Record summary:
The part of an RNA shown here (large-subunit ribosomal RNA, half B) has 1178 nucleotides and comes from a Candidatus Dojkabacteria bacterium. Its mean pLDDT, the model's own confidence on a scale to 100, is 81. The sequence was found in a public genome assembly. Rfam family: Archaeal large subunit ribosomal RNA. The organism belongs to Candidatus Dojkabacteria, within Bacteria.

[in-house]
Context: one part of a larger RNA
RNA sequence: AUCUGGUUAAGGGAAUUCGGCAACAUUAGCCCUUUAUCUUCGGUAUAAGGGGUGUCUAUAUUUGUUUUAUUAGAAAUAUUAAGGCAUUUAUAGAUCUCAGUAACAAAGAUGGUUCGACUGUUUAUCAAAAACAUAGCUGAUUGCUAAUCUGAAAAGACUUGUAUAAUCGGUGAGACCUGCCCAGUGGUGGUGUCUAAAACCGCGUUUCAACGCGGCUAAGGUCCAUCAAACGGCGGGCCUAAUUCCUGAGGCUCUUAAGGUAGCGUAAUACCUUGUCGUCUAAAUGGCGACUUGCAUGAAUGGUUUAACGAAAUUGUCACUGUCCCUAACUAGAAUCUUCUGAAAUUAUUGUCUGGUGAAAAGACCAGAGAUACCUAAUGGGAAGCUAAGACCCUGUGGACCUUUACUGCAACUUGUUGUUGUAAAUUUAUGUUGAGUACAUAGAAUAAGUAGGAGAAUACGCGUAGUUUCGGCGAGGCGGCUCACAAUAUGUAAUACUACUUACUUUUUGUAAAUUUACUUACUCUUUUAGGGGACAUCAGCAGGCAGGCAGUUUGGCUGGGGCGGCACCCCUCUGAAAAAAUAUCAGAGGGGCCUAAAGACAAGCUCAUCCAGGUCGGAAAUCUGGAGCAGAGUGUAAGGGCAAAAGCUUGUCUAACUGUUUUUUGAAAAGCAAGAAAAGCAGAAUUGAAAGAUGAGCCUAACGAACCAUUGAAGACUUUUAAUGGGUCUCAAUUGUGACAGAAAAGGUACCCCAGGGAUAAUUGGGUUGUCUCGCCUGAUAGUUCAUAUUGACGGCGAGGUUUGCUACACCGCUGUCGGCUCUUCCUAACCUGGUCGUGCACAAGCGACCAAGGGUGAUGGAGUUCACAGAUUAAAAGGAAUCGUUAGCUGGGUUAAGAUCGUCGUGAGACAGAUUGUAUGAUAUCUAUUAGGUAUGUUGUUGUCUGAGUGGAAGGAUCCUGUAGUACGAGAGGAACCAGGGUUCGAUGCCUCUGGUGUAACAGUUGUUAUGAGCACGCUGUGCAGCUACGCAUUAUAUGGAUAAGCGCUGAAAGCAUCUAAGCACGAAGCCAUCCGCAAAACGCGAUAACAAAGGCCGUCGAAGAAGACGACGUUGAUAGAGUUGGUGUGUAAGUUUCAAGGCAACGAGAAAUUCAGCACGCAACUACUAAAAG
Repeated sequence: AUCUGGUUAAGGGAAUUCGGCAACAUUAGCCCUUUAUCUUCGGUAUAAGGGGUGUCUAUAUUUGUUUUAUUAGAAAUAUUAAGGCAUUUAUAGAUCUCAGUAACAAAGAUGGUUCGACUGUUUAUCAAAAACAUAGCUGAUUGCUAAUCUGAAAAGACUUGUAUAAUCGGUGAGACCUGCCCAGUGGUGGUGUCUAAAACCGCGUUUCAACGCGGCUAAGGUCCAUCAAACGGCGGGCCUAAUUCCUGAGGCUCUUAAGGUAGCGUAAUACCUUGUCGUCUAAAUGGCGACUUGCAUGAAUGGUUUAACGAAAUUGUCACUGUCCCUAACUAGAAUCUUCUGAAAUUAUUGUCUGGUGAAAAGACCAGAGAUACCUAAUGGGAAGCUAAGACCCUGUGGACCUUUACUGCAACUUGUUGUUGUAAAUUUAUGUUGAGUACAUAGAAUAAGUAGGAGAAUACGCGUAGUUUCGGCGAGGCGGCUCACAAUAUGUAAUACUACUUACUUUUUGUAAAUUUACUUACUCUUUUAGGGGACAUCAGCAGGCAGGCAGUUUGGCUGGGGCGGCACCCCUCUGAAAAAAUAUCAGAGGGGCCUAAAGACAAGCUCAUCCAGGUCGGAAAUCUGGAGCAGAGUGUAAGGGCAAAAGCUUGUCUAACUGUUUUUUGAAAAGCAAGAAAAGCAGAAUUGAAAGAUGAGCCUAACGAACCAUUGAAGACUUUUAAUGGGUCUCAAUUGUGACAGAAAAGGUACCCCAGGGAUAAUUGGGUUGUCUCGCCUGAUAGUUCAUAUUGACGGCGAGGUUUGCUACACCGCUGUCGGCUCUUCCUAACCUGGUCGUGCACAAGCGACCAAGGGUGAUGGAGUUCACAGAUUAAAAGGAAUCGUUAGCUGGGUUAAGAUCGUCGUGAGACAGAUUGUAUGAUAUCUAUUAGGUAUGUUGUUGUCUGAGUGGAAGGAUCCUGUAGUACGAGAGGAACCAGGGUUCGAUGCCUCUGGUGUAACAGUUGUUAUGAGCACGCUGUGCAGCUACGCAUUAUAUGGAUAAGCGCUGAAAGCAUCUAAGCACGAAGCCAUCCGCAAAACGCGAUAACAAAGGCCGUCGAAGAAGACGACGUUGAUAGAGUUGGUGUGUAAGUUUCAAGGCAACGAGAAAUUCAGCACGCAACUACUAAAAG
């Protein structure tokens, strides 16, 4: 010097700053007075504002207690009066101080807005909030063996509660309100069809079993309603009015489930945006009030308001201040000094600068320079310093947690069925059985079910044989009689009587089965357990269907000039790139394929195309016809390349080779291996075509495609099980169904709550490279400048420089180089803003414009915003631009960006997300080396002490401006209006000082509060003043004046070049710039200097210092004023104690206080004097 804590500051008063952060700086207690606005009438409110406050004396008074007297009473006791002590209040008078709640204690106030009603709660350990909660409002579930929750269960919580209850959601006091939409998702209710499992039934496979098929069927789905204080949602286009314009009440139209109502609105929500207007300010990216076309407001995901409240956010005002201008002084502790004790991180060796190099940012390499060694105190530039295998980013066939309409499952719930599981009745259905009935085309007697037989059948009633009898009668067979048939007529496909059988339907009896309903009690179960309730239900268990992020396990591709978004460069084909073999990359360039065709295929024969010319009825530029030319300019299914003319094209004929089997080769896939696919060449078979040779295994060639497993189909064969056979299973071959991420997993998201392994193989910051972009310059000179390119302007173009912009790149760093802005502090550059010197001018002067030289100095302060930048209001000579790891975080700050909390808008089903907005939110450390600033020690320079020189080196020690004179002059028609030079000030900077002024002043003095009976002490208690010292806000100096060499430029003489020319030789001027002059340091300047004197000198020790961290430096040590003590002076404070007198009053006692003695008393880091004490001795 500094740090932590504290005290005080003139003038200004928030100019500081993100922000009045910090600082009790201001206010403060009690009494009186007085209180706005708003209001839920409670409050706000101690609103705000104003006044008083000590001590003494007197009077009056309150209360308690006590004494005396008095009255009443027998007494206790009570009444009245007067005092004492204590106490309350009021009034009056007196009196002192700078100051009376004198210390301590003790709100700064107020206005606007946002959010949340409030008190409360929360992230123990970075978030206290606007988040949570809350009363109130509202929805849903739940009738008690409740719903809900926990548990595998037993059981338990809610609850020994009962709908005024319990549980689960949403919203969030109060006030005014809460619109439209049920298409989607979801909830609830209903349910005809359809769909729909197991069980069950039926059928098939010869039987059984397994299996397959079909039927029946619950919930569910489908379907129909309903519910938004359920999840949620709430449009577009065109035209149009009152005078022009504007606007659009209104109209038309598309469309929707409905198209955003009331409100509010540039908002905690508005991108554009610093919206526009008003207001607050000198100035406002701010606040408030409006408007409002609202990117993307909006109604219990609540909308709009709202008194009170808030360690919430934001913005004003007053007061106040060291926040600041601009710092200073004091103070306690630390640090510092001595001694003792004694860690840690860290630590290869070590430890200069500049330039270069290099993994592109070196103390160690190269070059040059510098460098004697050590110690101490400091600072924090560097060691891309230490700390933590980077939290950002990417990668990983890493993890975790969360979400969901990812995939696959599971619990729970629900439905059916079986068992536990019994009895009875009714109804219905199905089926069997018994009886009865029904069956209408037309025609026809007429209501013909069908087939076959068929000429009789049946019988009321009467008679009555046999028989029987209760002797009345009854009466099989028989007779009579009635009826219907046959026949006949007639219709029709069929003809009727009667009998038998059959079909369908209706109905009846009864059996079986199922379902439904009702009832029972004995299983089982519940409760308040001698009893009652429920009851074959429920429970429980098995099987089956539904539902199922409640839970679990997982997945969620690759390429990639980082990743993501985009794209497919992920499988093929053609051309270029591709560098004349082959091969060859890029998210290189130009284009294609994932087919098509039964002819667009095969063969054979014949023909020649496009186009043009000439001719020709309608007929034209172009129709069909004739002739000619016509190597291809056509065509060839589709891209491009290659190919093709008695054809590979076109036409016609006949066909199916768009065959089977098998082998080889080429390609796929260069030079290792490799699948599918593709192509070519043979052989055998069987074909087509052609007279034949031959050609043909699709398309003139090069693209047009797909493994294993599983399944299906086909062919033939083999094996195997039962075996007499069928059937089943296995294997081989072929075909079909596809994996386009195309040599082929079955697969969605979030993470800012995050984790791990790695990566500078890969992004964000810095650096490097590059320089499109950027800044600056040059060339050209269209245009403008009345004329005139070049006073000025400078199009279209061209060429560069720089490395401050933004890109590109991915070279360095991911076992870590702290990221924006501000503050602080320093150096450098010049492409010069001011100041200096010049030139040109469309330069009269003045003021400008353009250019040259020049980096010595300067380049400021405010307003809003985190801002850099930009903008604004005033100044100024000017308010230039840049660099230094976008200089500077082991220097500060932490407003912004960029964690964990929270809100809004938007997006997303959701978890969540947003270069959208908002609020909140930890900045580590004792300095080893180096560097720098200071102070010392030792050694060297060959004795000591003193005095110097100055090679070098630092400096800005000064810069700028204003005024006056020159001068109202030069100049100018005027208006205006300079300069050289001289003088005086101002400001910024630098240096020194303390006489003055101001500050401090824990020296000192005085006043006063509390404590205490008093004194002393204590809180620096507070307050006032204040010596020395230190200081700035104070004072002084920064002066006079030059010299030398130059820059741009101006010249002299002067050739080359008989002229001209400032230049070539030569000479002279010329700037705040350069070198000196001036002020410091400096012989460690290894070239180690000079000089004078001398035999000394220095240290320890002691007394000290306007010197000082330690060392050092300086004074003194008795031959002495070095320090102390003393005396005198001076200075500060402000008149001591004691005594006397006075003093408001009061009967008196008493009495704050005043005056005099007294410019007193007290104190002193000052000066002088004085050896009294200590500087002895060594």